[in-house]
About this RNA: RNAcentral holds the sequence, with entries from ENA and MGnify. This is a predicted structure of a 71-nucleotide RNA (transfer RNA) from a Minisyncoccota bacterium. The organism belongs to Minisyncoccota, within Bacteria. Its Rfam family is "tRNA". Rfam describes the family as follows. Transfer RNA (tRNA) molecules are approximately 80 nucleotides in length.
RNA sequence: GCGGGAUUGGUAUAACGGUAUUACGUCACCCUUCCAAGGUGAAGACAGGGGUUCAAUUCCCCUAUCCCGCU
Numbered sequence: 001g002c003g004g005g006a007u008u009g010g011u012a013u014a015a016c017g018g019u020a021u022u023a024c025g026u027c028a029c030c031c032u033u034c035c036a037a038g039g040u041g042a043a044g045a046c047a048g049g050g051g052u053u054c055a056a057u058u059c060c061c062c063u064a065u066c067c068c069g070c071u
Base pairs, nucleotide, nucleotide: 001070002069003068004067005066006065007064010024011023012022018054026042027041028040029039030038047063048062049061050060051059
C1' cells in the first nucleotide's frame, strides 16, 4: 500500500428496513428480625459523519479504532 471482518447501556450479547433484546451490574420498592438469596419496577446503548428511503442498528460512501490475510 491492497483486501476482508468487528464496533450496540457500566460489562457481555441479540436484532427480516418499521416501539432496540436478554443476562449480569446500578437504583427504588416488596419479602426477611437483619444480611444474603428471591420477587416487582425504573434509569441506562446502535463508533463518528454523509447519502438512499415514508421510515436505517440494518443498505451505500467516507473517517476513526481494533483484528486477520496479501504485498